[in-house]
């Protein structure tokens, strides 16, 4: 310099043949239980879906571009 994958919560990741509030484990917070911790149980908070723009009534999805990351060819 081509090409092909990946980027969703603090961490791992699920949804990706468009469609109604964006989940889930783990982590933190708070309660509960406990002689007290841990384990256990309940629940709260957290997110511009990695970024601009487009198509759509409607985008995490589908298209171009960009940024960061693996793999491969040269």
């Nucleotide at each position: 310099g081509c090409g092909c994958c990946c980027u969703u919560a603090g961490c791992u990741c699920a949804g990706u043949c468009g469609g109604a509030u964006a989940g889930a484990g783990c982590a933190a917070c708070c309660g509960c239980c406990u002689u007290c911790u841990a384990a256990g149980c309940g629940g709260u908070a957290g997110g511009u879906c990695a970024c601009a723009g487009g198509u759509u009534c409607g985008a995490a999805u589908c298209c171009u571009g960009u940024a960061g990351g693996g793999c491969g060819c040269g």
The RNA shown here (transfer RNA) has 74 nucleotides and comes from Rhodospirillum centenum SW.
The coordinates come from a structure-prediction model, not an experiment, and the mean pLDDT is 81.
Its Rfam family is "tRNA". By type it is a transfer RNA.
The RNAcentral record of the sequence draws on Rfam.
NCBI's taxonomy places the organism under Bacteria, Alphaproteobacteria, Rhodospirillales, Rhodospirillaceae, Rhodospirillum centenum.